A computed fold for a 1475-nucleotide RNA from an uncultured organism, annotated as small-subunit ribosomal RNA. Model confidence (mean pLDDT): 83 of 100.
RNA sequence: AGAGUUUGAUCAUGGCUCAGGAUGAAUGUUGGCGAUGUGCCUUAGGUAUGCAAGUCGAGCGGUCCGCCUUUGGCGGACAGCGGCGAACGGGUGAGUAAUGCAUAGAUAACCUUCCUCGAAAUCAGGAAUAGCUUUGCGAAAGCGGAGGUAAUACCUGAUAGUCCAUAUUGUAUAAUUUACUUUAUGGUAAAGCUCCGGCGUUUCGAGAUGGGUCUAUGUCCUAUCAGCUUGUUGGUGAGGUAAAAGCCCACCAAGGCUAAGACGGGUAGCUGGCGUGAGAGCGCGGCCAGCCACAAUGGAACUGCGACACGGUCCAUACUCCUACGGGAGGCAGCAAUUAGGAAUCUUGCGCAAUGGGGGCAACCCUGACGCAGCGACAUCGCGUGGAGGAAGAAGGUCUUCGGAUUGUAAACUCCUUUUAUGUGGGAAGAAUGAAUGACGGUACCACAAGAAUAAGCACCUGCUAACUACGUGCCAGAAGCAUCGGUGAUGCGUAGGGUGCGAACAUUAUCCGGAGUGAUUGGGUGUAAAGAGAUGCGUAGGCAUUUUGAUAAGUCCAAUGUCAAAGCCCUCUGCUUAACGGAGGAAAGGCAAUGGAUACUAUCAGAAUAGAGUCAGAAAGGGGUGAGCGGAAUUUCCGGUGGAGCAGUGAAAUGCGUUGAUAUCGGGAGGAACACCAGAGGCGAAGGCGGCUCACUGGUUCUGUACUGACGCUAAGGCUCGAAAGCGUGGGGAGCAAAACGGAUUAGAUACCCGUGUAGUCCACGCUGUAAACAAUGUCCGCUAGGUGUUUGGUAUGACCUAAUUUUUUCUUCGGAAUCAAGUAGGAAGUCCUAAGUGCCAAAGCUAACGCGUUAAGCGGACCACCUGGGGAGUACGAUCGCAAGAUUAAAACCCAAAAUUGAAUUGGCGGGGACCCGCACAAGCGGAGGAGCGCGUGGUUUAAUUCGAUGGUAAUCGAAGAACCUUACCAGGGCUUGAAAUUCUACUGUGCUCUCCCAGAAACGGGAGAGGUCUUUGAGAAUGUAGAACAGGUGCUGCAUGGCCGUCGUCAGCUCGUGUCGUGAGAUGUAGGGUUAAGUCCCGAAACGAGCGCAACCCCUAUCCCAUGUUAUAAGUGUCUUGGGAAACUGCCUCGGUAAAACGAGGAGGAAGGUGGGGAUGACGUCUGGUCCGCAUGGCCCUUAUGUCCUGGGCUACACACGCGCUACAAUGGCCGGUACAACGGGCAGCCAAGUCGUAAGACGGAGCUAAUCCUAAUAAAGCCGGUCUCAGUUCAGAUUGAGGUCUGCAAUUCGACCUCAUGAAGUUGGAUUCGCUAGUAAUCGUAGAUCAGCCAUGCUACGGUGAAUACGUUCUCGGGUCUUGCACACACCGCCCGUCAAGGCAUGGAAGCAGGUAGUACCCGAAGGCAUUUACUCUUCGGAGUGGGUGACUAAGGUAAGAUCUGUGACUGGGCCUAAGUCGUAACAAGG
Repeated sequence: AGAGUUUGAUCAUGGCUCAGGAUGAAUGUUGGCGAUGUGCCUUAGGUAUGCAAGUCGAGCGGUCCGCCUUUGGCGGACAGCGGCGAACGGGUGAGUAAUGCAUAGAUAACCUUCCUCGAAAUCAGGAAUAGCUUUGCGAAAGCGGAGGUAAUACCUGAUAGUCCAUAUUGUAUAAUUUACUUUAUGGUAAAGCUCCGGCGUUUCGAGAUGGGUCUAUGUCCUAUCAGCUUGUUGGUGAGGUAAAAGCCCACCAAGGCUAAGACGGGUAGCUGGCGUGAGAGCGCGGCCAGCCACAAUGGAACUGCGACACGGUCCAUACUCCUACGGGAGGCAGCAAUUAGGAAUCUUGCGCAAUGGGGGCAACCCUGACGCAGCGACAUCGCGUGGAGGAAGAAGGUCUUCGGAUUGUAAACUCCUUUUAUGUGGGAAGAAUGAAUGACGGUACCACAAGAAUAAGCACCUGCUAACUACGUGCCAGAAGCAUCGGUGAUGCGUAGGGUGCGAACAUUAUCCGGAGUGAUUGGGUGUAAAGAGAUGCGUAGGCAUUUUGAUAAGUCCAAUGUCAAAGCCCUCUGCUUAACGGAGGAAAGGCAAUGGAUACUAUCAGAAUAGAGUCAGAAAGGGGUGAGCGGAAUUUCCGGUGGAGCAGUGAAAUGCGUUGAUAUCGGGAGGAACACCAGAGGCGAAGGCGGCUCACUGGUUCUGUACUGACGCUAAGGCUCGAAAGCGUGGGGAGCAAAACGGAUUAGAUACCCGUGUAGUCCACGCUGUAAACAAUGUCCGCUAGGUGUUUGGUAUGACCUAAUUUUUUCUUCGGAAUCAAGUAGGAAGUCCUAAGUGCCAAAGCUAACGCGUUAAGCGGACCACCUGGGGAGUACGAUCGCAAGAUUAAAACCCAAAAUUGAAUUGGCGGGGACCCGCACAAGCGGAGGAGCGCGUGGUUUAAUUCGAUGGUAAUCGAAGAACCUUACCAGGGCUUGAAAUUCUACUGUGCUCUCCCAGAAACGGGAGAGGUCUUUGAGAAUGUAGAACAGGUGCUGCAUGGCCGUCGUCAGCUCGUGUCGUGAGAUGUAGGGUUAAGUCCCGAAACGAGCGCAACCCCUAUCCCAUGUUAUAAGUGUCUUGGGAAACUGCCUCGGUAAAACGAGGAGGAAGGUGGGGAUGACGUCUGGUCCGCAUGGCCCUUAUGUCCUGGGCUACACACGCGCUACAAUGGCCGGUACAACGGGCAGCCAAGUCGUAAGACGGAGCUAAUCCUAAUAAAGCCGGUCUCAGUUCAGAUUGAGGUCUGCAAUUCGACCUCAUGAAGUUGGAUUCGCUAGUAAUCGUAGAUCAGCCAUGCUACGGUGAAUACGUUCUCGGGUCUUGCACACACCGCCCGUCAAGGCAUGGAAGCAGGUAGUACCCGAAGGCAUUUACUCUUCGGAGUGGGUGACUAAGGUAAGAUCUGUGACUGGGCCUAAGUCGUAACAAGG
């Protein structure tokens, strides 16, 4: 210090998440020792038991006991009276938002037992009462009667002051209820004990300590709490207190608080400090320390120096316990302990030895304060679990490419050490104080002994984030902080090996700070990401505010002072073996207060100025506003005329209107609304908004002058006002238009778009509403910072020119005048320079995430206001305010997501029923087909024991298959084999191995047996063969989504990239966008690009012409044809025209066999389709191994209701049949092609010449063609399916299941619906021929060959596909995309709701305990001053009750919307012009 995550990628915005530190923690796994700390955060729930506050005999009278030297003495213990303490110490945090706390002050408004110092005193009397004795009641707790007794208990009197009260004199002071001081009157004290040292008692003064009270400032959230208050605010007087005070009471006045947040609600003890952070801050307040509050809940007082009292009293309530039922007792938020609650928190321990506290003269007693120990890895700190050597790199484990690697010097083994634990022995300090006194504790520590002996785990290993492999699993099981992982090769799940991190711990969970500049003071933003209120017009509070002089000194600055307890943090030193921990000393920063000083700035006061602001004078423009009046065009309607069939409307129609006369046209009338042209990117207004003309009233603005005022200003929370359209109320008005509604169309539907009608409304008046993409998505004001170019309105200057009159020159004249030259004057004026105010465009610097903004800022600064803080839920609910309503304003939460349908900008693609340009048998123009029939082949489906498998839109379907009767063959049934049908190697055995024939059984394989032939040998080994065994073979088994190779497709489309440079924050762009041109990213020109590569083209093959060579087997022969080989030729080279600056290039022509890539082929860029193929081959992984391998027989792949694809043959006369006759090319041939001849109707048979091929054969007449004849439009002399009979050939074999021949039979079919295919020239169409595969063939297929040989292309609007540029996009799996809403199902949280239940605070009334106060009365005592007790009454008053409301929470049939959930329904609203 950052990182991950939105996207195909990018930059930004923005949230979520992580790495760090911390904890009074908890949970899981594990666990050796010690030190120091720390330990009910939840129920301020309930508590058994024990202990936690007593002490004093030197205050008192007594009782009991012991001892002795017994009229007595000494000692000890004790209930009671009395004194002091019990108000401290200890606990807890419920309440409390101020009666609290913190800091600084005040007390001239106060108190203070014990302690210290000083002054003075301690005299004389008296009456009781506990204990005790006796007696009564009661279960108990306890309560009474009678008698008698003491005191440092109580009372009276005396004395005393510098004491107190009242009055009073003076001084000080600004002043007093002040301080000091004078005088007078009145009043108030005491207690004794004793060891004779002292300890006490009383009064006064002072100190110290502790407290009370008051003031200022600070101290959480909420405005969906805006008004609160009646003892309330103040005064006077009485009361009251230690003390000021409405503290309390009576009377009087009507005040007091509040937007700087009163009042209300919620939450909370406050602080020193603690955690974190660079800091500013944020969070917290456990331990320790200060303060406060509380003591079962509520109230109250008493005693006392001190309490309204944790271990006191009284009352009420709830709860618990005892009871003889009459009545009593109790309060662990003291220490332990228990129960409940909870994720969770300890021993019913030891001791007063130390420190501290209470009492006491003291000894001493008491002390769950405290000191210690115990339990808990809860935390921090320290130590250990061994050290050195040790390679055969052991075994085992894991992985493996099988070589090895790793665990790993790790272990074993050798040598050494003994911290810790264990045992034995010794043994402190802490003790102050001479002696005595130690709970801890036989502890710490020391010595010795034995022995590596007693001691390692946890989490993680995809990225962030250090650390990787194997196996298992197979979107399952599971993981996960976020992103995400898992669907058969998971470094992410589980296990193992290995590794990484930390280590007596480790990880998880929870919470806080940090990172987060994600609330921004330091330190953010608001054109488009969240965010400028509709205007900001008027204006309040507030904030801010020009120049200058003086004063003051509040802010500000400086200096020094006080204080901010200790502890803590920091620094230094020091004590425990170290550290944690502890001790001593020191310091800093900042806060507050008060003191002294400074005066620049701000502020306040006083004075002056004029640059801001305003006034005045003179001009100017304007749809600025309000009201009234007037006008013409048009629509509609009414009346009348003419006229006669349609009109209207649409993509096309229909509804509608019209012979009762429409539309059209002419004339006249009525009525309402809006104002063409001018008109502009122009004007005015704060915004909304404003447009015919005239008048009246009226607001603002600009310019010029610089006369006046003299900061009068800017902004503006709340407030007031204005505020389009729609809508609402009342009353008018209503021509046109037109929500709703109706009808007609469209459509799958059409509650829409289109058409015909049409009501509210639109208009006016008055009132309400108060919102809009109210937008420049840009708040107002001020200053500064390059320009250029328009436009509107002013100002200064100039001004071609025009007008008017005057003067002047000249000419003409009808003498009136006209024309003309020049000059100045007045007026107008296009234009020009400068300038002011507005309003546009372009652009520099700068800014911006980019787009863009750019003197009209989104630049650089200042002032003030408003607003924002992830997306959804939601601008919603509830509440409140406003409104007649509709609704508006204000405005959440639960819950869901990790991003954001809708975050922004930009980039590259893809896409568009966007645009521009271009191409292609893409359409069009043509020719011929398919789709209908029969048959063939293939596919689907179905069937089957099996119908083997693959290919499935284009890019599967006469495809793999260039040949399924057996074989092939992979499938099925049955029968066999198991080192195997074929391969390699090893071991053992083996006189045989090899070839052939026959017999038996069998369907064959397999099995059993007999024989023949030649042959090898060195008779050993070996080789070979066989048998047995072992490694292994084998697999057309799976995965083409693990792969290689090959192939299809876009597409023979013209594209696809790179280096360097340049531009951009970047993705990227440029190059490869422009202008031409091409079949082409082909070429030319230009240009921040310059070059290059893969493609294009060319190079290669065939072919057309010619030349040369060749001459076998071609030819009768030749220089020809033909064969084979080599070469030439074509390049826009030449001409004309177009094109241009010049070109590229195009059109035409010449010549030429061929002309503009001559024709054809091969050749297929980067890539796409996770395209196809594991069944051609190869290959990783998985699977089978007496079977998923292998052999054999038979069957199947040929099935058949049906559907699809590709073909053949036809439907006939451009034809069928019969006869005659002509012309090819490419090929093939020895297990072959096969001639002549003979036989057969024929298929074919016999035959055997020739040929290893330019020689022979196939091969013939090649067919169509041509010539002649016949048929005459019909299911035919068309067509040939189907079926019967008989044959031929191949082959072991023709039944399933071959082809061919002959005779007979003679289906459907008469040109084919929607739709669709091929083809641009030697092409389509048509005709035959050959070949591969092959025994034969289901070939009508495929691949080649030649013969005959057309038609058409205007053209690019449309269809399909493609290319380039551009534009929009919410798409990027890329439009077969994305995506919205209802409904249906499940789940979650939430609003409303008849109600139901509970909490809280208050109001009114009723009742009213204890208590003090007030008042009254009785009794007792009396030293006659008075004191005490009891009763009655009164107001106050806790709890309780009643009533009506408020507020909060829970719950509630039903109901509303919201959110979520792989494959539900209906549509298609949005994104492209989204139709």